[in-house]
The RNA shown here (transfer RNA) has 82 nucleotides and comes from a Planctomycetota bacterium. Its Rfam family is "tRNA". It is annotated as a transfer RNA. The prediction has a mean pLDDT of 81.
RNA sequence: GCGGACGUGGUGGAAUUGGCAGACACGCAAGACUUAGGAUCUUGUCCCGCAAGGGGUCCGGGUUCAAGUCCCGGCGUCCGCA
Numbered sequence: 001g002c003g004g005a006c007g008u009g010g011u012g013g014a015a016u017u018g019g020c021a022g023a024c025a026c027g028c029a030a031g032a033c034u035u036a037g038g039a040u041c042u043u044g045u046c047c048c049g050c051a052a053g054g055g056g057u058c059c060g061g062g063u064u065c066a067a068g069u070c071c072c073g074g075c076g077u078c079c080g081c082a
Base pairs, nucleotide, nucleotide: 001081002080003079004078005077006076007075010026011025012024019065027045028044029043030042031041032040046055047054048053058074059073060072061071062070
């Protein structure tokens, strides 16, 4: 240089015939239990907001009623070829 795959919360990882973003698990916080801790159980856990609601999927555009998903450009990681 060329080709391909991938990029989603604190972490792993779903949502792939375009239709509730973050299921599920780990971690973390509070509470219950315990003399105390561990284990276990309950609740909560992206951001703004009192709420209603709004924003958010690597970055920037496009298509669409609707985009994490499709298209274009860029950035990054990995794999292959030279």